[in-house]
RNA sequence: UUUUAAGAGUUUGAUCCUGGCUCAGGAUGAACGCUGGCGGUGUGUUUUAGGCAUGCAAGUCGAGCGCGAUCCCUUCGGGGUGAGAGCGGCGAACGGGUGAGUAACGCGUAGGUAUCUACCCUUUAGUGGGGAAUAACUUCGGGAAACCGGAGCUAAUACCGCAUAGUCUCUACGGAGUAAAGACCUUAACUGGUCGCUAUAGGAGGAGCCUGCGUGCUAUCAGCUUGUUGGUGAGGUAAUGGCUCACCAAGGCUAAGACGGCUAGGGGGCGUGAGAGCGUGGCCCCCCACAAGGUUACUGAGACACGGAGCCUACACCUACGGGUGGCAGCAACCGAGAAUCUUCCGCAAUGGGCGAAAGCCUGACGGAGCGACACCGCGUGUGGGAAGACGCCUUUAGGGGUGUAAACCACUGUGGCAGGGGAAGAAGUACUGACGGUACCCUGCUAGAAAGGACCUGCUAACUACGUGCCAGAAGCCUCGGUAAUACGUAGGGUCCAAGCGUUAUCCGGAAUUACUGGGCGUAAAGCGUUCGUAGGCUGAUUAGUAAGUGGUGGGUUAAAGUCCAUGGCUCAACUGUGGUAAAGCUCAUCAUACUGCUAAUCUUGAAUCUGUUCGGGGAGGUUGGAAUUCUCGGUGGAGGGGUGAAAUCCGUUGAUAUCGAGAGGAACGCCAAGGGUGAAGACAGGCCUCUAGAGCAGUAUUGACGCUGAGGGACGAAAGCUAGGGUAGCAAACCGGAUUAGAGACCCGGGUAGUCCUAGCCGUAAACGAUGGAUACUAGCUGGCCGGUUCGCCGAGAGCUUAAGUAUCUUAAGUGGCUUAAGUCACUUAAGACUUCUUGAGUUUUUUGCGAUCUGGCUGGCGUAAGCUAACGCGUUAAGUAUCCCGCCUGGGGAGUACGGCCGCAAGGUUAAAACUCAAAGGAAUUGACGGGGGAGCGCACAACCGGUGGAGUAUGUGGUUUAAUUCGAUACAAAGCGAAAAACCUUACCCAGACUUGACAUAUACCUGCAAGCUUUUGGAAACAUUAGCCUUCUACGAGAGUGGUAUACAGGUGCUGCAUGGUUGUCGUCAGCUCGUGUCGUGAGACGUCCGCUUAAGUGCGGUAACGAGCGCAACCCCUGCCGUAUGUUGCAUAUCAUGCGGGACUGCCUCGCAGCAAGCGGGGAGGAAGGAGGGGACGACGUCAAAUCAGCAUGGCCCUUACGUCUGGGGCAACACACAUCCUACAAUGGGAAGGACAAUAGGUCGCGAUGGGGUAACCUUGAGCUAAUCCUUAAACCUUUCCUCAGUUCGGAUUGUGGGCUGCAAUUCGCCCACAUGAAGUUGGAAUCGGUAGUAAUCGCAGGUCAGCAGACUGCGGUGAAUACGUUCUCGCUCCUUGUACACACUGCCCGUCAAGCCAGCGAAGUCGGCAGUACCCGAAAUCUCCAUAAUUAGUUGGGGCUUAAGGUAAGGUCGGCGACGAGGACUAAGUCGUAACAAGGUAUCCCUACUGGAAGGUGGGGAUGGAUCACCUCCUU
Repeated sequence: UUUUAAGAGUUUGAUCCUGGCUCAGGAUGAACGCUGGCGGUGUGUUUUAGGCAUGCAAGUCGAGCGCGAUCCCUUCGGGGUGAGAGCGGCGAACGGGUGAGUAACGCGUAGGUAUCUACCCUUUAGUGGGGAAUAACUUCGGGAAACCGGAGCUAAUACCGCAUAGUCUCUACGGAGUAAAGACCUUAACUGGUCGCUAUAGGAGGAGCCUGCGUGCUAUCAGCUUGUUGGUGAGGUAAUGGCUCACCAAGGCUAAGACGGCUAGGGGGCGUGAGAGCGUGGCCCCCCACAAGGUUACUGAGACACGGAGCCUACACCUACGGGUGGCAGCAACCGAGAAUCUUCCGCAAUGGGCGAAAGCCUGACGGAGCGACACCGCGUGUGGGAAGACGCCUUUAGGGGUGUAAACCACUGUGGCAGGGGAAGAAGUACUGACGGUACCCUGCUAGAAAGGACCUGCUAACUACGUGCCAGAAGCCUCGGUAAUACGUAGGGUCCAAGCGUUAUCCGGAAUUACUGGGCGUAAAGCGUUCGUAGGCUGAUUAGUAAGUGGUGGGUUAAAGUCCAUGGCUCAACUGUGGUAAAGCUCAUCAUACUGCUAAUCUUGAAUCUGUUCGGGGAGGUUGGAAUUCUCGGUGGAGGGGUGAAAUCCGUUGAUAUCGAGAGGAACGCCAAGGGUGAAGACAGGCCUCUAGAGCAGUAUUGACGCUGAGGGACGAAAGCUAGGGUAGCAAACCGGAUUAGAGACCCGGGUAGUCCUAGCCGUAAACGAUGGAUACUAGCUGGCCGGUUCGCCGAGAGCUUAAGUAUCUUAAGUGGCUUAAGUCACUUAAGACUUCUUGAGUUUUUUGCGAUCUGGCUGGCGUAAGCUAACGCGUUAAGUAUCCCGCCUGGGGAGUACGGCCGCAAGGUUAAAACUCAAAGGAAUUGACGGGGGAGCGCACAACCGGUGGAGUAUGUGGUUUAAUUCGAUACAAAGCGAAAAACCUUACCCAGACUUGACAUAUACCUGCAAGCUUUUGGAAACAUUAGCCUUCUACGAGAGUGGUAUACAGGUGCUGCAUGGUUGUCGUCAGCUCGUGUCGUGAGACGUCCGCUUAAGUGCGGUAACGAGCGCAACCCCUGCCGUAUGUUGCAUAUCAUGCGGGACUGCCUCGCAGCAAGCGGGGAGGAAGGAGGGGACGACGUCAAAUCAGCAUGGCCCUUACGUCUGGGGCAACACACAUCCUACAAUGGGAAGGACAAUAGGUCGCGAUGGGGUAACCUUGAGCUAAUCCUUAAACCUUUCCUCAGUUCGGAUUGUGGGCUGCAAUUCGCCCACAUGAAGUUGGAAUCGGUAGUAAUCGCAGGUCAGCAGACUGCGGUGAAUACGUUCUCGCUCCUUGUACACACUGCCCGUCAAGCCAGCGAAGUCGGCAGUACCCGAAAUCUCCAUAAUUAGUUGGGGCUUAAGGUAAGGUCGGCGACGAGGACUAAGUCGUAACAAGGUAUCCCUACUGGAAGGUGGGGAUGGAUCACCUCCUU
């Protein structure tokens, strides 16, 4: 400088990551589906290297030779022509086809040489002179044929000698050996020329052989090899060589993959890709190999020969059965196979090849045409105008919109088509010569005329509606779509994208950084070997010198052409093609450079090692020894229990247990110390002592001088369990036996108990063998512990030495006193002096040392982390998961599976190595928000507790379920249905049933026509009524036309309490009057999200205060509203009379004031006080956040869709909703004396009343009747009851209780039987306070007492209100239920009514094992052995050489034992998959026994238990450490 790189969908409630699957692109020798106008250029059996009818594909030369049919001419002498076969020469080894074999010097590339080379070119020399045959031919014979044989004749450029010859060959260096061919033209000629021939040397091109490097998969192929490796000598070849043979030696190859197996022609190139790569090798070019399957040689310059030969085999054909013939993987063609691939064409005109002197002949090479949308390229199917826009179709909100300038119609054009005319280049070579071809091309005329489809339209991915269908039919590349409103199925309209094509399928590359060289990873996602030693290998400290292998520069050679790329030409363009050119990279040669790596040499000390001193420790091995405890045995005491559990039982015990004391036995383990303290490579290691032994740290100076790091294979060690053999056995304890628990309990708990646990010797070789983190080295802020060393200092203590002082003892001397003794003397004591030995004490000093502390420092080992950095996050963070280097191991979606098969190891159990088919679209990691937990913490609530009263028992009422029924209409049905919808079913209501009726309808609107009859009232008949029918009165709309009204007819339509509350609106319930639910901005986080909303205190409250990366705000809370309690004021009659009541307007309460305490100076809480009617929200109500429950309601209403239309509509009568074995829910009344009866007496508040409430008086025992004052209401209706007083009853089924039943009445109403209420008399059930369980209530509440109202003709035990009387209790938050907040775990997110495991049963699929059976492949041994080469013997002949036999080697064939691969296989074991099967509930929360790993035993199954291990366990407490 140029060129050049795109992503998306899918795991989740959401997120980030990991990771697979899928898509968009390009390509093809393609095929299939639908469709199809023209031309050019290419291309076309990828499958059966299966078989092939027919024709053609290799011949040519008469100027090498002899013969010669035929024909022509003839002067009959002859001359000419020359088919044809043959001898001979050259060619046939090229060209053309195919890719079976081959993993190889086969191919590619770069080199080498021990060699050959016809035709061609160049050089030199020669070509003399002889001879003998043979085919053809003739004749005879054999044979079906193919063909063969005998005899005879003949030529040559066929064959053979002789001569000559060199630079040829051999050599003993003297020499010896070895060639040839002529033909034609020409000449008067023995001349000249051309083509040949022989020898020799060289060239060009071609061929042979050898070598370096490169060139698939597999180690579940690890050892292979006997001509094998080498040598000597022969043979052989054109030539080297074990190429072959004899002898000798014992080598050769291999982990850098030998040998074996599988697959495959190789390359130039081609496809894709940014590239690196990956895939591929069709057409064209080069090389190789092959020619039906094998094998063999001959000829030749060249072959072991596609269209030559011999033999064997298979197949096919002919046959006279004796014997012969054949080879399309040449061009066409045929059959077969297959998803699938063409004409039995024309021509040698061009290019090229063979022969020939040449003309020429031959050439399915080649040049062309034909067929096929198979590919690429180009063109067309018209162009312009033409409506606010036809018809049709589609759609619609019914207005319209779309198709759409599209069409029609008008005006043009002629690519193409048809017709006519002209007409090439390709020809080189003066002329002649063109298959293609009357083609391309040009001109003229006519003709819009023959000429558009395919796929798609949910997202990815451009493009949308309607109808049909209803988890069906179907779609689908992935995610997925379809269960009554499907842009996803099918059709239509419309649209989108491509276009003579469009889609589908298959395959390759890409995307995929998803094998990562460029360019990935391994703590938790898949992934670090359990650990260590060490071989090969890889990597390797500092300095210097040399070298130049790697490396780099420059240059030479080569890398064929074609192709790619660039430039520029030729076909009208393009595809296609001509010419020219560049680059990259590989190999090789030469040369230069020397930084780095390598090699050589030398040096160094810092890595490593050694040495000296010292320290450390549960490091290892062996021996020995100790005490406590358990158990057992013996003995004593003792006398009824013990033991065990949630509670029990099995069990032990009067044959004396447990308990207790004493003695003894035996085995195993080692309390305290003891500590995330120590040691070791890891596993692991703990009483004391002794012996042996390994290691590490520190300090020191010295030594060696890179001796190092890692480590595939390999070796060693390696918990527990387990195995073998022998011991041992106290306790514990799989299995096992019992007892419990339980639905069951093969478990958890309990009682027993064997292997085992222990020792010795030997195996096993695995663990969550974990820090889930390989080893080594270096570097990169800190803070703070522990352990082991070292330096320096200080303190304390101890020891030793020295000095000194004092004391004591001892000794000596002297004196004194006392005792004994007659005395001498002796003893004891005291004092003084001296000696200095011992001892003691003190002081000083020196030195050693224990301990403690401080300082500096080394090693090991913990914690935190606010550094940086890294990480998906969690987290890691000088002990790295940071920054780098080196080496090893390992990973590539989940399942299948760490499994099968094979190998190796093991006594076994099993270990190790380690797949595939099939199946899924996920599996997974971390973190987030919720929800949940038989997790934790805090708090609240009549939630529990405390107290009061009930329900559950009785009778009755009402509702529900169930049952029944012709019908018992429908809905509600956990809390949140059940005295609910229903504020009141005798008819009506009413929706249900039976029966009888009606059909534009009981009701609405509209149109057309008819009617001129109103409507209404009365009435007759039938009928259960509806309804039908008769008569009468009235004529009262009116301008007598229309119209309104009524009735009728017809059409549109009405009507439906029919379905769907899971299509909906509206309304309502519930959590819950719980305190929550959110937003803006900001900050943090990659993100989902978080913070705010958390923490402390407080509150009824997310109420408030303080803290704080938050600051604010909204919906909720509270307040505002209503009722009530106090006061003031105004007004007021029907109310009141000292002042009530009603209405309206105001005031009043705010922890505002004082005091004390708590608290933080706060919010606030508590005690007390003042004032006040009221005190800490005064009491009550209305008011219900975001949302949840597909909650309830289509029968209140509305409404989409569907359904019925002489009925699922409407009317009528009767019946039913009221049934009744039973179960449930909610009330009422009671069971009595706190009561019941009787008599008397007192006090309310709501509220209602004119078709009404109804006083008073009278009648009746009463219900009630009658009378009818008053009241349109603060006026009248209008008396409350419990209560009080007096009295009776006296604890009983009663003077309690009132059900049930009988009789007689009353009231309402058309009607009281099904089926109303009330009264009187009579009757007088059950029931004596209620099991398990359960409900309400915290103050004017519960309890108790009555009153009123709505509904309503009548009917209240229900409901809604009202007032009267009027309590008890709350220690408190352990537990139950519900809720709120924080936190924790999670495999849940439809959210625990979750998720989920395994057996069994059913279906289906693929693989594994399996008695066997069938087949393929390669080899081994033996037998047999054709043709052929070589060789030997014999034979005939002797010039060439024949015939027969033998030998070596060998194809095919046979036999045998194995190997290996594959097919089938009864049955067996496991695996995958499949809406709703069975059994349990193993896992996820502490998953209800924490889970998991290895191992052993065991069980229907998940699983359980034992031993050891891990935390990837919740919770609480303690310890350690850290932070504040």
Small-subunit ribosomal RNA from a marine sediment metagenome, 1524 nucleotides, folded computationally.
Its Rfam family is "Bacterial small subunit ribosomal RNA". Rfam links the family to the GO terms ribosome and structural constituent of ribosome.
The coordinates come from a structure-prediction model, not an experiment, and the mean pLDDT is 81.
The RNAcentral record of the sequence draws on MGnify.